[in-house]
Context: one part of a larger RNA
RNA sequence: UGACGGGGGCCCGCACAAGCGGUGGAGGAUGUUGUUUAAUUCGACGCAACGCGAAGAACCUUACCUGGGCUUGAACUGCUAGGAAAACCCAUGGAAACAUGGACUGGGGUAACCCGUCCUAGUAGAGGUGCUGCAUGGCUGUCGUCAGCUCGUGUCGUGAGAUGUUGGGUUAAGUCCCGCAACGAGCGCAACCCUUGUCAUUAGUUGCCAGCGAGUAAAGUCGGGGACUCUAAUGAGACUGCCGGUGACAAACCGGAGGAAGGUGGGGAUGACGUCAAGUCAUCAUGGCCCUUACGUCCAGGGCUACAAACGUCCUACAAUGGCCAGGACAACGGGUCGCAAGGCCGCAAGGUCAAGCUAAUCCCUUAAACCUGGUCCCAGUUCAGAUUGUAGUCUGCAAUUCGACUACAUGAAGGUGGAAUCGCUAGUAAUCGCAGAUCAGCAUGCUGCGGUGAAUACGUUCCCGGGCCUUGUACA
Numbered sequence: 001u002g003a004c005g006g007g008g009g010c011c012c013g014c015a016c017a018a019g020c021g022g023u024g025g026a027g028g029a030u031g032u033u034g035u036u037u038a039a040u041u042c043g044a045c046g047c048a049a050c051g052c053g054a055a056g057a058a059c060c061u062u063a064c065c066u067g068g069g070c071u072u073g074a075a076c077u078g079c080u081a082g083g084a085a086a087a088c089c090c091a092u093g094g095a096a097a098c099a100u101g102g103a104c105u106g107g108g109g110u111a112a113c114c115c116g117u118c119c120u121a122g123u124a125g126a127g128g129u130g131c132u133g134c135a136u137g138g139c140u141g142u143c144g145u146c147a148g149c150u151c152g153u154g155u156c157g158u159g160a161g162a163u164g165u166u167g168g169g170u171u172a173a174g175u176c177c178c179g180c181a182a183c184g185a186g187c188g189c190a191a192c193c194c195u196u197g198u199c200a201u202u203a204g205u206u207g208c209c210a211g212c213g214a215g216u217a218a219a220g221u222c223g224g225g226g227a228c229u230c231u232a233a234u235g236a237g238a239c240u241g242c243c244g245g246u247g248a249c250a251a252a253c254c255g256g257a258g259g260a261a262g263g264u265g266g267g268g269a270u271g272a273c274g275u276c277a278a279g280u281c282a283u284c285a286u287g288g289c290c291c292u293u294a295c296g297u298c299c300a301g302g303g304c305u306a307c308a309a310a311c312g313u314c315c316u317a318c319a320a321u322g323g324c325c326a327g328g329a330c331a332a333c334g335g336g337u338c339g340c341a342a343g344g345c346c347g348c349a350a351g352g353u354c355a356a357g358c359u360a361a362u363c364c365c366u367u368a369a370a371c372c373u374g375g376u377c378c379c380a381g382u383u384c385a386g387a388u389u390g391u392a393g394u395c396u397g398c399a400a401u402u403c404g405a406c407u408a409c410a411u412g413a414a415g416g417u418g419g420a421a422u423c424g425c426u427a428g429u430a431a432u433c434g435c436a437g438a439u440c441a442g443c444a445u446g447c448u449g450c451g452g453u454g455a456a457u458a459c460g461u462u463c464c465c466g467g468g469c470c471u472u473g474u475a476c477a
Stems, first nucleotide, its partner, number of pairs: 001477002003474003007471007015461002019425005026316008034307002042053002064302007077124008089102005106115003127291002130289003136285002138280003141276001143274001148187006154163003167178003193268004198236007208225002212223003239262001242256005318418001322377007334365003339358002343354004384415001389410007431453007
């Protein structure tokens, strides 16, 4: 100087408390461990591994296993020698890869020759998801969006170092003010950026429809209009600016006015010096080591989907604030031509068929659901719950047996609110309800977004956890 203390002081954070809803019990989904296996490819392991890499394992992917092939090789650049077509096509064998056979055949130039392609043999070299993340780059997590981390000059100290950065106030903040052997500065904080909340101006189609006219069973449907909504560009607006009080005449704090918004308005992006030899050699790149008729490469099938058990994260429930039936209402974000598909017809349905429109503020996905109204059930393992199983189907795809999703009929398991323990959340939040998208032929209870309905509670900082500043002890570095 740090680090640490079941030392002290001050202060924060859904850290506790006050509340609301869960997890832990059940069934299922998914990841992991373990076990099994020819193989169940590999990585990730407290927080910060475990719906994680994987924004989608039937084949492919695929790295694993079994079997069948190849050896300058599946892909790349040269060189040497020989050659002519090579590929596509057909036949035979084969599970395929491939092997054998057949047929066919370049361009330019008068020519020498040139250009391009391919085969065979050889060679330099290729190739490796093989090892080392404790050799590395790059990228990332984490403490933590915590308020810290440093430097120059000066001063003090023999020196390591100190000072500044401590102190008194204040703040979300090393934020600002005052003081001070310090004076300044840098990286962080804040602001500048995006979005949302109000208004104005400009613009008015594909969006809108107040007034006027037309029109319909109904409908911005038509003429028209720019008012409104909206769209998308520019600007205004919030600065403790104003008033009162407190305060050290400061910084600031408390209350108020006006205002759409008030003291960082809400949300996002943004992550200092560093820590964890944290993670990744399997995104990629790369040193070293290792393999080279194999640890490379091609193909078929299998496996990654196994299943006494254990754990994590979720979904669905256990019902009446509910289930079922009928009718009625209101979104936003997005996506669409190898696509989204209106509408008609067929089917109980999944879906099929014909097919308008749309490269989209124009057409479509797209009837949102919870909700409201009426009816029914009457507290039961039930008209709750839906696992499991049987049969018949639909769709995608070369192919759903291992191993897809969905539909119909039948079947109708556990489950009556969950021990110790433990998690999230402070407002348009929790809870609850549906919708869209990426990946994607097909496949979501996951993920990323979107809107609808919409709470309770916070006395407070004694305690638990994490963190910041000052101080103190130390046999630790």

RNAcentral holds the full RNA, with entries from SILVA. A computed fold for a 477-nucleotide part of an RNA from a metagenome, annotated as small-subunit ribosomal RNA, 3' major domain. The coordinates come from a structure-prediction model, not an experiment, and the mean pLDDT is 85.